This is a predicted structure of a 250-nucleotide part of an RNA (large-subunit ribosomal RNA, domain VI) from Sphingobacterium hungaricum. NCBI's taxonomy places the organism under Bacteria, Pseudomonadati, Bacteroidota, Sphingobacteriia, Sphingobacterium. It was read from a public genome assembly.
[in-house]
Context: one part of a larger RNA
RNA sequence: CGCUGGAAGUUUGAGUGGAUCUGACCUUAGUACGAGAGGACCGGGUUGGACGAACCGCUGGUGAACCUGUUAUGCCGCCAGGUGUAUCGCAGGGUAGCUACGUUCGGAAUAGAUAAGCGCUGAAAGCAUCUAAGUGCGAAACUAGCCUCAAGAUGAGACUUCCUUAAAGGGCCGUAGAAGAUGACUACGUCGAUAGGCUGCAGGUGUAAAGGUAGAGAUACCAUAGCUGAGCAGUACUAAUCACCCGAAG
Numbered sequence: 001c002g003c004u005g006g007a008a009g010u011u012u013g014a015g016u017g018g019a020u021c022u023g024a025c026c027u028u029a030g031u032a033c034g035a036g037a038g039g040a041c042c043g044g045g046u047u048g049g050a051c052g053a054a055c056c057g058c059u060g061g062u063g064a065a066c067c068u069g070u071u072a073u074g075c076c077g078c079c080a081g082g083u084g085u086a087u088c089g090c091a092g093g094g095u096a097g098c099u100a101c102g103u104u105c106g107g108a109a110u111a112g113a114u115a116a117g118c119g120c121u122g123a124a125a126g127c128a129u130c131u132a133a134g135u136g137c138g139a140a141a142c143u144a145g146c147c148u149c150a151a152g153a154u155g156a157g158a159c160u161u162c163c164u165u166a167a168a169g170g171g172c173c174g175u176a177g178a179a180g181a182u183g184a185c186u187a188c189g190u191c192g193a194u195a196g197g198c199u200g201c202a203g204g205u206g207u208a209a210a211g212g213u214a215g216a217g218a219u220a221c222c223a224u225a226g227c228u229g230a231g232c233a234g235u236a237c238u239a240a241u242c243a244c245c246c247g248a249a250g
Stems, first nucleotide, its partner, number of pairs: 001152001005163007015149001017147002021049007033038001051106005059100004066093005071086006110144003117137004169246003173189005194239003197235005203228003211222004
């Protein structure tokens, strides 16, 4: 821009793409078959491999703005307690998020029409013949079935509701996000929990400082403390102000 008034929401599916893999074991059954040795088809079940998708409850990884220990050195006048630098100084842990080595799920069943092939009936050609008329089976291939996208499918579809006093609706702007390069998308904007802050609780670290007691002292105890990023709630304290713009036809 189009879809022939303008919108919001919900959809149908012409069509597109994806997936389509495979082993072993148990059973049927030591059956059919076979002198024996050996040893099935068909059918039923279990469990793997590789591949793929989703997810983070579990097991792990990461986690340079979390906690702790500790070395050297500088500084805060000294002690104590902190802080800077040294690969994040080194080391031990670790929330959220992101993840695989973790977890769950998938390939199917089934139907249709067929290929090679196997047939039935059957003439031309008194026989024979799956074929000429007619008719039945038959594969991981094909068409559906499963998943994704999808009405620019210009063949532009359908349904519900709304709008006609510049209206419905949308944008701009702001606070943000399990959304994101930017647009876009989603939530919210005081009729408010959208983000920050604060409070509480999870989770992490591992028992802060100061003081007291015991001990010669290191240290231990009083004490699950102190600190704490992303998590979960509550709470308008802060910021989402007021405006403005677009938007109509037979």